[in-house]
RNA sequence: GUGGUGUUAGCUCAGUUGGUAGAGCAUCGGGUUGUGGUCCCGAGGGUCGCGGGUUCGAGUCCCGUACAUCACCCCA
Numbered sequence: 001g002u003g004g005u006g007u008u009a010g011c012u013c014a015g016u017u018g019g020u021a022g023a024g025c026a027u028c029g030g031g032u033u034g035u036g037g038u039c040c041c042g043a044g045g046g047u048c049g050c051g052g053g054u055u056c057g058a059g060u061c062c063c064g065u066a067c068a069u070c071a072c073c074c075c076a
Stems, first nucleotide, its partner, number of pairs: 001072007010025004019056001027043005049065005
């Protein structure tokens, strides 16, 4: 350089045909327990990588771009 895959909560990841953004773990509060853990209930936490476009409506479709990763090519 070319092509593919990925980027969504603190972490790991879902998200169906474009129609109210979610789960587990973690954190915080409460219950249970003599204490802790386990278990149960609840709560907080989001610029869906970034910038545009299409659309009544975009995490989802289109264009550009950044980063990570894999393969290939070139040079040394």
This is a predicted structure of a 76-nucleotide RNA (transfer RNA) from an uncultured Phycisphaerales bacterium. It matches the Rfam family "tRNA". Rfam links the family to the GO term triplet codon-amino acid adaptor activity. The coordinates come from a structure-prediction model, not an experiment, and the mean pLDDT is 81.